[in-house]
RNA sequence: GACUCAUCCAGAGAGGCUGAGGGACCGACCCGAUGAAGCCUCGGCAACCAGUUAGCGGUUAGCGAUCAGCAGACAGCUAAAGAAGGUGCCAAUUUCGGCGGACGAAUUGUCCGGGAGAUGAGAG
Numbered sequence: 001g002a003c004u005c006a007u008c009c010a011g012a013g014a015g016g017c018u019g020a021g022g023g024a025c026c027g028a029c030c031c032g033a034u035g036a037a038g039c040c041u042c043g044g045c046a047a048c049c050a051g052u053u054a055g056c057g058g059u060u061a062g063c064g065a066u067c068a069g070c071a072g073a074c075a076g077c078u079a080a081a082g083a084a085g086g087u088g089c090c091a092a093u094u095u096c097g098g099c100g101g102a103c104g105a106a107u108u109g110u111c112c113g114g115g116a117g118a119u120g121a122g123a124g
Stems, first nucleotide, its partner, number of pairs: 003122006013042005021031003025098004043090003048086002052080005058074003062070002094116001099113005
């Protein structure tokens, strides 16, 4: 890089170094010398993975007497929280549109779907 699945109208920035770009691509429109991108430090957001807590049913071994009951392990599902781990993120809905469709006389527009992209998890 290619493949699968989930999410993408919420949220969260200061300081230092440096110095002209950045918002994936294209168009538009923005951000930027009152400092872009990048790097470093500190902080924060969030809840994808892991972990935690609670509940549910399942499987399984144990105590008990084979009953009633007790208590454990494992994996699963649901919910919650965020104190510690792995990522990610901290202008604008993924900034808006790009392709197809519905409404509309039509431009603008609204809605639905797709494509592309981003992030995570997985598989190879």
SAM riboswitch aptamer (S box leader) from Anaerolineales bacterium UBA5797, 124 nucleotides, folded computationally. Taxonomically the source falls in Anaerolineales (Bacteria, Bacillati, Chloroflexota, Anaerolineae). It was read from a public genome assembly, where an Rfam model found it. The model forms 94% of the base pairs in the Rfam consensus.